RNA sequence: GGUCCCGUAGUUCAAUGGAUAGAACGAGAGUUUCCUAAACUCCAAAUGGCAGUUCGAUUCUGCCCGGGACUA
Numbered sequence: 001g002g003u004c005c006c007g008u009a010g011u012u013c014a015a016u017g018g019a020u021a022g023a024a025c026g027a028g029a030g031u032u033u034c035c036u037a038a039a040c041u042c043c044a045a046a047u048g049g050c051a052g053u054u055c056g057a058u059u060c061u062g063c064c065c066g067g068g069a070c071u072a
Base pairs, nucleotide, nucleotide: 001071002070003069004068005067006066007065010025011024012023013022018055028042029041030040031039048064049063050062051061052060
């Protein structure tokens, strides 16, 4: 340099065109306990960026950014 894949919460993953983007772990608060742990309840938190298609985009298309695999 070429081809291909990936990017969603702090982390690991769902959601293949539609309704409020969900779950687990983790963080915070509370109940309980002499304290801690455990358990239970509550709560915050995300679609890499810019355009395009569409009534509607996490999803489809283009470019860019970042990461990875193969190849020379």
Overview:
This is a predicted structure of a 72-nucleotide RNA (transfer RNA) from a Chitinophagales bacterium. RNAcentral records the identical sequence in 3 taxa. Model confidence (mean pLDDT): 81 of 100. The organism belongs to Chitinophagales, within Bacteria. It matches the Rfam family "tRNA". From the family's description: Transfer RNA (tRNA) molecules are approximately 80 nucleotides in length.